[in-house]
């Protein structure tokens, strides 16, 4: 510190994910010790059991108990100390514990203030502690009989809980008097201090107020006054979540006056009396939340969080209330009313774990009903003590940090296993086994210290020392990439993984195992939160042309920010500085436990607020003053600015006439329509509404909408010139207010045209469009409304600064004597280029998008939605504000490479046109389909499958069927074991054959050694193992090879240069070619693959050679014939070579490169012809040529064998023959050829069959023999237009010929039969010269051939084209793209279908806050009562005053009632929305998308949309205009 993740591939934008960290967790596997921490986050829901607050006997009277002492014979009595302890009284119980429900301010935090307050215990000081009295706890009694002693019984009342009479007691418990100030309260008068109420001192009068003892004599206490410490109340200033879809709120409410009330200010509370108080600085309302001090994460700043540890606060079953007290409205008080819960004799009661343990509940999930007051603290006591779930220990839980350990050392080119594996070997792995060795922790014994101290007093822990033995102790994730780690098996878009991006459809490092690696480690992962990556809310530290975002423009309110000089003052600011920021955390040193976590100490820090001074630059605030910024004022100007009004012509319709006679109109073509009732055309006059042609112009003008004949009137606002007045008067501007196209709404009017809806013709598969005839609303006016648009520069106003060119519009100035023309500088304006610069580029670029300032307004990821709910406008339509559930990982900008376009340019090619022959129709052959079949075996599928594999299916082939047969095999290797067994040959029985089961012979074969017995052991053969074998599968796992585009001309480096890059450039441009061939220009300068050339045929020529070719001379022969001697000249043969190069000449081109023409030449512009196939496309062909991985069968999907099928046929296609005849057909006669083949081979002459063929062999391993007659063609003859003497199909009948065998099923021959067929619909094919067309020959396959195929040879031989509109296909170059699987692409909506979440909805339901009113406990206050009780003080003792109770009276808690508000829940039905491999209709966008698309608006329509109006260009594509640069 960054990463994946959008694209084919690149910047940016952007959103999503990971990768750190932490945690009161939790779940999964899995677990050795120990230390130190930590543990109900959920029901502030309920709660058994037991404890968690008492203590003093030195406050009192008393009470068991036992010692003791003194009286007594004893019982006992009295007395002493110890004890024990219910009450009476003190003090405490308002600390400590607990928990965050309420609370958004009566809380918290920091700093003030109290001159408005309080304080028990606790410290130090100064007075005091005199008399009296009256009670009540405790304690004793209380039923029945009986006179009574005593007796029944165990007993007021009552189930309990409790509680009632009666008698009497005590105090440090009450009560009254005394005394008394420096105390208090009232008057008054002085000083000082405060802003002030007033506070401090000093002093005068007057009136009030206290107390308790106990005692061992030491001491403990009691009470008054002020003071201190600590603790509290109160108050004030700033700071403290989200919501404006809360915007107005408030009646004790603000505030005075008086009065009550408090420790104390204060409307707190009351009366009265004003009418204020508060709010956009966000009042009042709705949500959530205990706040700090800290954690937690980050560099910070920030963002979260507030558990454990300190500090505030609030609660204490809810809900209210007071008492007691220094304190409380009291967690283990007290009264009341709810709700629960529990006892009960049914009358009544009781209770309150959000103390510690525990319990069920709930939940992912959180411990023992432990030990101890030894330690720290508190309580009470003089004090020993007591209490004390506060604490101090332990238990439990890997909940978390720390720390140790499972062992060290030595051992192989490497032991077994187990995985891979090219089978050679490689991992595991020095790991293990083995050998030495140590001994932490656990385990076990044992000693002594500390935690502990001045005496005692250790729940509990803990340090040392021995001992034995390597033993008791390793797991989890992970391993496509992020991200560190790889290979086999299984599985087969299935199981299943997944943080994101995506694995898996038969070779899955993604799924599961297993090996094996990686990483932590007694803990690993996962889940969930939080922060960080995240500059993805950006103070630090972003942004708005086009990605998300500039309001449609203005005027201006608050607010913000604001120009130059002087001056005082110091709020804001810097420095100093005071007090404060509790401790603990965090950081630093430094000590303490063996380290460590942990903990002592001490310092720094705590960025904060205060006190006080001191500076005056900047910012405010005051005062004064300036003029450059504003504005005013003077002259002067250019405009479709704007509102009202009047006139004007063109052009349209409409009437009326005239004039003429068949048509008009419309369109790609037509129809509707209009017209003999007279249209259209054309003249005339009349009316009537719209809009105002040229000029006219990236020309003006307004804020923006907008705004255009002329003329008048009223008016706004610019600019430009002087330097005349004001003197910062200025910028922006949340709300606010006004303007504000087009459409639309009211209301009246108008209505020439055009024209939503609508109707009717077309179109089409429909056509609710596009075209066309008609047309209404509306367009037009006047007055209201709406208030929106692509309202756009997709650019917010404002000042300033930052080279330049050029144009044009408004001005005025200089030069020049003057005018004109000009020319220079210069302000305002509108517009092109451009430097720097800035941008993700495209672009901007003084009219900025640079570079600053000032305000304002806007975004934060696609959808869902600019919707829904609220609200506020609106006549409606709808406008403005404006979410969330779901859901995707992109969604978008910009440029690039391509692809493609019903875009544009250039160009090409039998592409098309010219033109020759053809297919398609007919018969047949031949190949797919398809049907059929036991099989009709596989493959090839558009060009690029279909006379293709196949250049030879009767059997074999043969892969299919059907049936017989066999299992180490029809072929290969290797082991072991047998037996000389073998082989070979003859035969025999079954059988359809393979094949089984035998028989026989000794003739041939059978290798080395050998001591001839033998031994071994190749060959074979038997047997049993490994293994063969497989045309089974997958060409989408593959090699090779092919086919296609295409003989298309492109494909592509390497330096360099340009761009952030992706690319680009080169390779583009201007000619030029068949060609990226060549020239030229040129940021390119070279290169490679390909075009060409190199090779091979073939067209001329020279030369060489001359045999089996040739044959001119010469010479022989022969009925003939290079037949012979012989020739090398000829032709031929084949080896070398020349020859062709725009070289020469003319012209054109740029003087090139090249083009035309011509000369010469066999051949001219590549002379024809062929090998030869860039990068590369299609997952193109082939797993059946071949060879391969994987996978499948192994008595069978191997193998052998016979038969049969691959030859079927209603039917449709390809791709041939053969015809349809007279250019032909038949007879007969006659000429010319080249490539080829040939020994299991071609076969001659000769003879026989009509012929296919037979017999029979010369001669040939071939320029020598043979196949071999070429045929069309020539000549002569016959047919005469006809289903023919044209065509020859299908039958019938005989035969040849091969073969093992022609029945399914072969060719050929002969006789005989003579079928469709008269030139072929739509559409479609091939061919530019020795080409088409025509005509014969000949190979390979092959015994034979279904050859009309294939491949080749010659013969004979045309015709049209010199062009590129158009079709089809190509190249190049430019454009637009929303495509990249590249248009066979992309994609939109409406309908079915399933799931989600959600809005309306009659209604039924919960909850919250409140207003009205009724009822009214507990209770304070406040009044009332000689009907009732009543101990202290008073008292004539008769009372009386005070209390108690009673009884009303305000407040009041729960509770009811009544209309409404707010927030949820459900809901028949009913809107849209969102996802979902493969539903249904269209085809709306993306190229001009086939009607340019899109924004508002209206209307219409199944739908996607269509049509009007007005708008934008985010529209291609041509031409003109204009303007720009040179």
């Nucleotide at each position: 510190a960054g990463a994946g993740u959008u694209u084919g591939a690149u910047c940016a934008u952007g959103g999503c994910u990971c990768a750190g960290a932490a945690c009161g967790a939790a779940c999964g596997c899995u677990g050795g010790c120990g230390g130190c921490g930590u543990g109900g986050c959920u029901a502030a829901g309920g709660c058994a059991u037991g404890c968690a607050a008492g203590u003093c006997g030195a406050a009192c009277g008393g009470u068991a108990c036992g010692g003791u002492a003194u009286a007594g014979c004893a019982a006992u009595a009295u007395g002493c100390a110890g004890g024990u302890u219910a009450g009476u009284g003190g003090c405490g119980a308002a600390c400590g514990g607990g928990u965050g429900a309420g609370g958004a301010a009566u809380a918290c935090a920091u700093g003030g203030a109290u001159a408005a307050c309080g304080u028990a215990c606790c410290c130090a000081g100064g007075a005091c502690u005199c008399g009296a009295g009256a009670a009540u706890a405790g304690c004793g009694g209380c039923g029945g009989g009986g006179c009574g002693g005593c007796c029944c019984u165990u007993u007021g009342c009552g189930a309990a809980a409790g509680u009632g009479c009666c008698g009497g007691u005590a105090a440090u418990a009450c009560u009254c008097g005394a005394u008394g100030a420096c105390c208090c309260c009232g008057c008054g008068a002085g000083a000082u201090c405060g802003c002030a109420u007033u506070a401090u001192u000093u002093u005068g009068c007057g009136g009030g107020c206290a107390a308790a003892g106990c005692u061992c004599c030491g001491a403990c206490g009691g009470u008054c006054c002020g003071g201190g410490a600590g603790c509290g109340g109160u108050u004030c200033a700033u700071g403290u979540c989200c919501u404006a879809u809360c915007a107005g709120c408030u009646u004790g409410u603000u505030g005075g006056u008086g009065a009550g009330g408090u420790a104390a200010c204060g409307g707190c509370u009351c009366a009265c009396c004003a009418a204020g108080g508060c709010a956009u600085c966000g009042a009042c309302g709705g949500g959530u939340a205990g706040c700090g001090g800290g954690c937690g994460u980050g560099a910070g700043a920030g963002c979260g969080c507030g558990a454990c540890c300190c500090g505030c606060c609030a609660c204490a079953u809810c809900g209210g209330g007071a008492c007691u007290g220094a304190g409380a409205c009291a967690c283990u008080g007290c009264c009341c009313g709810g709700a629960c819960a529990c006892c009960u004799a049914c009358g009544g009661g009781u209770g309150g774990c959000u103390g510690c343990a525990g319990c069920a509940a709930c939940g992912a999930a959180u411990a023992u009903u432990c030990c101890g007051c030894a330690a720290u603290g508190g309580a009470c006591g003089a004090a020993a003590g007591u209490c004390u779930g506060a604490c101090g220990g332990a238990g439990c839980g890997a909940c978390g940090c720390c720390g140790c350990g499972u062992g060290c050392a030595g051992g192989a080119a490497g032991a077994a296993u187990u995985c891979c594996c090219u089978c050679g070997g490689g991992a595991u792995g020095u790991a293990a086994a083995c050998u030495g060795c140590u001994g932490u922790c656990a385990g076990g014994g044992g000693u002594a210290a500390g935690a502990a101290a001045u005496u005692u007093u250790g729940a509990u822990c803990u340090a040392c020392c021995c001992c034995a033995g390597a033993a008791g102790a390793a797991g989890c994730c992970u391993c496509g990439g992020c991200u560190a780690a790889c290979u086999u098996c299984g599985u087969g878009c299935c199981a299943g993984c997944a943080g994101c991006c995506g694995c898996g459809g038969u070779a899955a490092u993604a799924c599961g195992a297993a090996g094996g690696a990686g990483g932590c480690a007694a803990g690993c992962g996962u889940u969930g939160u939080u922060c960080g990556g995240a500059a993805u809310c950006a103070c630090u530290g972003g942004g708005c042309u086009u990605a998300a975002a500039g309001c449609g423009c203005g005027u201006g309110u608050a607010g913000g920010c604001g120009g130059g000089g002087u001056g005082a003052a110091a709020g804001g600011u810097a420095c100093c500085u005071u007090g404060u920021g509790a401790a603990a955390u965090c950081c630093c040193u430094u000590g303490g436990c063996u380290c460590a976590a942990c903990u002592g100490a001490g310092g720094a820090a705590u960025u904060g607020c205060u006190u006080g001074g001191u500076a005056a630059a900047c910012c405010g605030g005051c005062a004064c003053u300036c003029u450059u910024g504003a504005g005013g004022c003077a002259g002067g100007u250019a405009g479709a600015g704007g509102u009202g009004g009047g006139c004007g012509g063109a052009a349209c319709c409409a009437u009326g006439g005239g004039u003429g006679g068949a048509g008009c109109g419309g369109u790609g073509a037509a129809a509707u329509g209009c017209g003999u009732a007279g249209a259209g055309a054309u003249c005339c006059a009349u009316g009537g509404g719209a809009a105002c042609a040229c000029c006219g112009g990236u020309g003006g003008c307004g804020a923006a909408a907008g705004c255009g004949g002329c003329c008048c009137a009223c008016u706004a606002g610019g600019c430009c010139u002087g330097a005349u007045c004001u003197g910062a008067c200025g910028c922006u501007g949340a709300g606010a207010c006004g303007c504000g196209a087009g459409a639309g709404c009211g209301u009246g009017g108008g209505u020439a045209g055009c024209a939503a809806a609508c109707a009717g013709g077309a179109u089409u598969a429909g056509a609710u469009a596009c075209c066309c005839u008609g047309g209404u609303a509306g367009u037009c006016c006047a007055c209201g409304c709406u208030g929106u648009a692509a309202a756009c520069g997709a650019u917010g106003c404002g000042c300033a600064c930052u080279a330049g060119a050029u144009a044009c519009g408004a001005g005025g100035a200089a030069c020049u004597c003057u005018g004109a023309c000009g020319u220079u500088a210069u302000u305002c304006g509108u517009a092109u280029c451009g430097c720097a610069a800035u941008a993700a580029a495209a672009c901007u670029g003084a009219u900025a998008a640079g570079u600053g300032c000032g305000c304002c307004g806007c975004c934060u990821g696609g959808g869902g939605a600019g919707u829904a709910c609220g609200g506020c406008c609106g006549c409606a339509a709808g406008g403005c504000u404006a979410a969330a559930a779901c859901u995707c990982a992109a969604a978008g900008g910009a440029a690039u490479u391509g692809a493609c376009g019903g875009g544009g340019g250039c160009u090409c090619a039998c592409a098309c046109a010219a033109g020759c022959g053809g297919u398609g129709g007919a018969g047949c052959a031949u190949g797919a389909g398809g049907a059929u079949u036991a099989a009709u075996u596989c493959g090839a599928a558009g060009c690029a499958a279909c006379g293709c594999g196949a250049a030879g299916a009767a059997c074999c082939u043969u892969a299919c069927c059907u049936g017989g047969g066999u299992u180490u095999g029809a072929c290969a290797u290797g082991u072991a074991c047998g037996g000389a067994u073998g082989c070979c040959c003859u035969u025999u029985a079954g059988g359809a054959a393979a094949c089984u089961a035998g028989a026989g012979u000794a003739a041939g074969c059978u290798g080395u050694c050998u001591u001839c017995g033998g031994g071994u052991g190749a060959a074979a053969c038997g047997u049993a193992c490994a293994c063969a074998g497989g045309u089974g599968c997958u060409g989408c796992a593959u090699g090779g090879c092919u086919g296609u585009c295409g003989u298309c001309a492109g494909c592509u480096c390497g330096u360099g240069c340009u761009g952030u890059g992706a690319a680009g450039u080169g390779u583009c441009g201007g000619g030029u070619u068949a060609a990226g061939u060549c020239c030229c220009u040129u940021a390119a300068c070279g290169a490679g693959c390909g075009a060409a050339a190199c090779c091979c045929c073939u067209a001329u020529c020279g030369u060489u050679a001359g045999u089996u070719g040739c044959c001119a001379g010469c010479g022989g022969g022969u009925c003939a014939u290079g037949c012979c001697g012989g020739g090398g000249a000829c032709u031929c043969u084949a080896g070398c070579g020349a020859g062709a190069c725009c070289g020469c000449c003319g012209g054109c081109g740029u003087u090139a490169a090249g083009c035309c023409g011509g000369a010469g030449g066999a051949a001219g512009g590549u002379g024809g012809g062929g090998a030869c196939g860039a990068c590369g496309u299609c997952a193109a062909g082939u797993c059946a040529u071949c060879a391969u991985g994987g996978c499948c069968c192994u008595u069978a999907u191997g193998c052998c064998c016979a038969g049969g099928g691959u030859g079927u046929c209603a039917c449709a296609c390809g791709u041939g023959c053969u015809a349809c005849a007279a250019u032909g057909g038949c007879c007969g006669g006659u000429a010319c050829a080249g490539a080829g083949c040939g020994a299991a081979g071609c076969g001659a002459g000769a003879c026989c069959g009509c012929a296919a063929g037979g017999u029979g062999g010369a001669g040939c391993a071939a320029a020598u023999c043979g196949c071999a007659g070429a045929a069309a063609g020539c000549c002569g003859g016959c047919c005469u237009c006809a289903g023919u003497u044209c065509g020859g199909a299908u039958u019938g009948a005989a035969g040849u010929c091969u073969g093992c065998a022609a029945c399914u099923c072969g060719a050929c021959u002969u006789c005989a039969u003579g079928a469709a067929g008269u030139u072929g619909g739509a559409a479609u094919c091939g061919c530019u010269a020795g080409u088409a067309a025509u005509c014969g020959c000949g190979u390979a396959u092959c015994a034979g051939c279904c050859a009309u195929g294939a491949c080749g040879c010659g013969g004979u031989g045309a015709a049209u084209g010199u062009g590129u509109u158009c079709c089809u296909g190509a190249g190049c170059c430019u454009u637009g793209u929303a495509c990249a699987c590249a248009c066979c692409g992309c994609c939109c909506g409406u309908c079915a279908a399933g799931u989600c979440a959600u809005g309306g909805a009659a209604g039924c339901u919960g909850g919250g806050a409140g207003u009205a009113c009724c009822c009214g406990a507990a209770g304070u206050c406040c009044g009332u009562u000689u009907a009732g009780c009543u101990a202290a003080c008073c008292c004539u003792c008769g009372g009386g005053a005070g209390g108690c109770g009673g009884c009303g009276g305000c407040c009041g808690a729960c509770g009811g009632u009544a209309a409404g508000c707010c927030c949820g829940g459900u809901g028949a039905c009913u809107g849209g929305g969102a996802c979902u491999a493969a539903g249904u209709c269209g085809u709306a966008a993306c190229a001009a998308g086939g009607u340019a698309g899109c924004c508002g608006u209206a209307g219409g329509a199944g739908a996607a949309c269509c049509u009007g109006c007005g708008g934008c260009u985010g529209g291609a594509u041509c031409a003109c205009c204009u303007c720009c640069u040179u």